A computed fold for a 347-nucleotide part of an RNA from a metagenome, annotated as small-subunit ribosomal RNA, central domain. Its Rfam family is "Bacterial small subunit ribosomal RNA". Its family is annotated with ribosome and structural constituent of ribosome in the Gene Ontology.
Context: one part of a larger RNA
């Protein structure tokens, strides 16, 4: 190993690119290492099994037999895996038009609206809540007009909509720049799948450094509530949030479902393409995202051609709570802390 699992019980690595290994198409030819088949060598003895015998039975114990599923050696076979060699194309990538998006990066630019600052109107409130009260205002608030300074965010279009490997992307223009898809079936010819290590890329908070700051806002301060009230409501407010280099490397990083390939009823929206057609429209083919549901699966919810059904390949992961994602070591980081990751005891 034979013989568990991983959507929600314990488990899918946050994503991707790739080495090393594993795995891998269809047709012929060879090679024989794996395989397979005769033979022969060994495979101690007791042991286990089978017959049979001695102690009154057993237990024990003597004889035979088998077995010892192993390993080697000549000989042989080539269906399969492997290796060589030859060749196809449908699996892969290419060309060639053709298309689509909030993919990505940098500059520039526009409204609305907050707030603040100058002028005018204008005169006693405003503002907040369950109700208040801090708080703002005659040194002229609020409301209105007019000009003006600036930071962030980009209403309607907007959609179960689209695109990205995944975090994640949404005013408009311009540059640069990545991928899908379709058609054609012209090229290469198996160049392919997966992945330990290892690279790279990763929301938010945080962290250096230097700018930046409207509006919101951890901490903070004050009003309230309350038995308190280190809270929820108010009024304010520093970090931070925003930008530029650099690090962090974490998430309910979730479809809580890893990627590939095949295979198995349909029914009805949508997105983006093609092709046809009697071009309002409809029919069909491809990719892409939704819902319902057949067979089946599933403790059950439910999934159900975008599988959680059917196999088949590779990769990560689980093995009772609690101690614990803790402590040690070890590594990485400027720190926070991150990754690796127990054990006593305990129920």
């Nucleotide at each position: 190993c034979u013989g568990g699992g991983c959507g929600u019980a314990a488990a899918g690595g946050g994503u991707g690119c790739g080495u090393a290994g594993a795995u891998g198409g269809c047709u012929g030819a060879g090679c024989a290492a794996g395989u397979c088949g005769u033979a022969g060598a060994u495979g101690a003895a007791a042991u286990c099994c089978c017959c049979g015998g001695g102690c009154u039975u057993a237990a024990c114990u003597c004889g035979g037999g088998a077995a010892c599923u192993g390993u080697c050696u000549c000989c042989g076979a080539a269906a399969c895996u492997g290796c060589u060699c030859a060749g196809c194309u449908u699996g892969a990538g290419g060309a060639u038009g053709g298309u689509u998006g909030a993919g990505g990066a940098a500059a520039g630019c526009g409204g609305a609206a907050u707030u603040c600052c100058c002028g005018g109107u204008g005169g006693a409130g405003c503002g907040g809540u369950g109700a208040a009260a801090u708080g703002c205002g005659u040194a002229g608030a609020u409301a209105u007009c007019g000009g003006g300074a600036g930071g962030a965010a980009c209403a309607c279009c907007a959609g179960a909509g689209g695109c990205g490997a995944a975090g994640g992307c949404g005013g408009c223009u311009u540059u640069c720049u990545g991928g899908g898809c379709c058609a054609u079936u012209c090229c290469u010819g198996a160049c392919a799948c997966u992945c330990a290590u290892g690279c790279a890329c990763g929301a938010a908070a945080g962290c250096u450094a230097g700018g930046g700051g409207a509006g919101c806002g951890a901490a903070c301060g004050g009003g309230a509530u309350u038995a308190g009230a280190u809270a929820c409501c108010c009024c304010g407010g520093u970090a931070g949030u925003c930008c530029u280099a650099g690090c962090c490397g974490u998430a309910a990083a979730c479809g809580a479902u890893g990627g590939g390939c095949a295979c198995u009823a349909g029914a009805u929206g949508u997105u983006c393409u093609c092709a046809c057609u009697c071009a309002u429209a409809g029919u069909g083919g491809g990719a892409g995202u939704g819902u319902c549901g057949u067979a089946g699966c599933u403790a059950a919810c439910g999934c159900g051609u975008u599988a959680a059904g059917u196999g088949c390949c590779c990769c990560g992961c689980c093995u009772g709570g609690g101690g614990a994602g803790u402590a040690c070591g070890g590594u990485c980081g400027c720190a926070a802390g991150g990754c690796u990751g127990a054990a006593a005891c305990u129920c």
RNAcentral holds the full RNA, with entries from SILVA.